The prediction has a mean pLDDT of 82.
This is a predicted structure of a 540-nucleotide part of an RNA (small-subunit ribosomal RNA, 5' domain) from an Elusimicrobiota bacterium.
Rfam family: Bacterial small subunit ribosomal RNA.
Context: one part of a larger RNA
RNA sequence: GAGUGAACGCUGGCGGCGUGCUUAACACAUGCAAGUCGAACGGGUAUUUGUUCCGAAGCAAUUCGGGAUAAGUAUUAGUGGCAAACGGGUGAGUAACACAUGGGUCAUCUACCUUUAAGUGGAAAAUAAUCCCGCGAAAGCGGGACUAAUGUUCCAUAUGACCACGAUCUUUCGAAAGGAAGAUUGAGGUAAAAGUUCCGCAAGGAACGCUUAUUGAUGAGCCCGUGUCCUAUCAGCUAGUUGGUGAGGUAACGGCUCACCAAGGCUAAGACGGGUAGCCGACCUGAAAGGGUGAUCGGCCACACUGGAACUGAGAUACGGUCCAGACUCCUACGGGAGGCAGCAGUGGGGAAUUUUGGACAAUGGGGGCAACCCUGAUCCAGCAACGCCGCGUGAAGGACGAAGGUCUUCGGAUUGUAAACUUCUUUUGUAAGGGACGAAACAUCUGUUGAAUAAACAGAAUUGACGGUACUUUACGAAUAAGCCACGGCUAACUACGUGCCAGCAGCCGCGGUAAUACGUAGGUGGCAAGCGUUACUC
Numbered sequence: 001g002a003g004u005g006a007a008c009g010c011u012g013g014c015g016g017c018g019u020g021c022u023u024a025a026c027a028c029a030u031g032c033a034a035g036u037c038g039a040a041c042g043g044g045u046a047u048u049u050g051u052u053c054c055g056a057a058g059c060a061a062u063u064c065g066g067g068a069u070a071a072g073u074a075u076u077a078g079u080g081g082c083a084a085a086c087g088g089g090u091g092a093g094u095a096a097c098a099c100a101u102g103g104g105u106c107a108u109c110u111a112c113c114u115u116u117a118a119g120u121g122g123a124a125a126a127u128a129a130u131c132c133c134g135c136g137a138a139a140g141c142g143g144g145a146c147u148a149a150u151g152u153u154c155c156a157u158a159u160g161a162c163c164a165c166g167a168u169c170u171u172u173c174g175a176a177a178g179g180a181a182g183a184u185u186g187a188g189g190u191a192a193a194a195g196u197u198c199c200g201c202a203a204g205g206a207a208c209g210c211u212u213a214u215u216g217a218u219g220a221g222c223c224c225g226u227g228u229c230c231u232a233u234c235a236g237c238u239a240g241u242u243g244g245u246g247a248g249g250u251a252a253c254g255g256c257u258c259a260c261c262a263a264g265g266c267u268a269a270g271a272c273g274g275g276u277a278g279c280c281g282a283c284c285u286g287a288a289a290g291g292g293u294g295a296u297c298g299g300c301c302a303c304a305c306u307g308g309a310a311c312u313g314a315g316a317u318a319c320g321g322u323c324c325a326g327a328c329u330c331c332u333a334c335g336g337g338a339g340g341c342a343g344c345a346g347u348g349g350g351g352a353a354u355u356u357u358g359g360a361c362a363a364u365g366g367g368g369g370c371a372a373c374c375c376u377g378a379u380c381c382a383g384c385a386a387c388g389c390c391g392c393g394u395g396a397a398g399g400a401c402g403a404a405g406g407u408c409u410u411c412g413g414a415u416u417g418u419a420a421a422c423u424u425c426u427u428u429u430g431u432a433a434g435g436g437a438c439g440a441a442a443c444a445u446c447u448g449u450u451g452a453a454u455a456a457a458c459a460g461a462a463u464u465g466a467c468g469g470u471a472c473u474u475u476a477c478g479a480a481u482a483a484g485c486c487a488c489g490g491c492u493a494a495c496u497a498c499g500u501g502c503c504a505g506c507a508g509c510c511g512c513g514g515u516a517a518u519a520c521g522u523a524g525g526u527g528g529c530a531a532g533c534g535u536u537a538c539u540c
Stems, first nucleotide, its partner, number of pairs: 001540004006536005013392006019385002021350001026348003030345003035082003040079002043076015089303003098228008108220002113216001116213005121155004130145006161190003165186009195208005229275003236266003241263008278300004282293004305326005328339004356382001358381003364378001365376004395425004405416004430477006439467001445461005484529005489510003495524005505512002
């Protein structure tokens, strides 16, 4: 000099864009953060309409009330499907194939999406909801009866796929015997939701699904080369250890696990141990080499009160799932139960120190749904903080041989100083009043073109804004609403007076202060930066 997720002191007008618990991975009150589908299913509730029965009124038509049944509409506790493995947080652990980079997978998987091909036939047993009974303070649980499905099970079919077997051919290893891989072929075993909705009188068609195989894409698993902090006052470490054979297991290779066999494997190019630490793109600094850092943003990893375990699933060993153990907190009828903010806000605590218990799904993106739509503390916005960067303003021009006041003085004057007053302007900003956005284009709807089509595509119409009556803009008013901080001995730009008298104090280094202190304190003046200025801490 540059920089910071900064803090502290004094001061403080506005806007734009960013950033905001670096400490206790400490404990958490409260609310919200993951749902959705009634076009999968049987019920319930409300309501409408039709049919029918009963009762009442009426001569009758009919009206009123109740029940049964059928259909429609609205809603949804339960079964079922998909999602919940994404998104969001944190950096405790980890010196490791964790990360970076470059490869391998003839050793692998991949829901939704995509390409292509084939199919979607028949049957059965249950169970929740519901009803009845019981236990319990509660959380909740048990027994009996009934019922549905795109829930579950069985049978048939099998283009192709997989599995085991045989034959032929090719490639490769091998001296050979033979082994491995691939292709062709033969005969065996394995799987469907027959669903829902719409159009149609029907036949049938369409949409969304479902099953099997295939192709791609996406995502992931595993393996390897190289790189990745300090310490030798850590020198030897290792028994599933190193390798083999066989078996099991996995989506998959493999001591991954097990039985047997051999005795190996790593290490001064630092094994093993100890300490510290998430890694990278990047960021800061520097002419570069290098040094430091790993906030925000992006990629990867790890974790979710602590430790362990599996289940479901295409995918988890699962932050807002389950089980076990532990610590802690809460409820309790003392028998037993409930919980997990390192999600967004917020509270206590720690600390020099870090924000609102805000608005909206309008946009972008995600989940569900044919769709309408619903959900979304992701996100977009608003609020707070000079925390940072950038921009603007606090007026402009004229104005004296120069007011007053202050300060100094050699008492002549000098300086503050064109500074003020005063004159003439301007109105950024401000206040008040009016207009008023871009972000919105779509989806769905309607109309039209093409089309067999309500599919897809295209064109037009109309609809949708949290921010926000905000930005922006117009008019009016009036210099009106707006300057501080630090320094002035040298380094280092900027000096005098008074007070003090080795005292009080200053200080980054040298040093200053003991009676004329440009170094302490105050005042005037000056210098520097400026809505900031200085100090402290840290990095180069």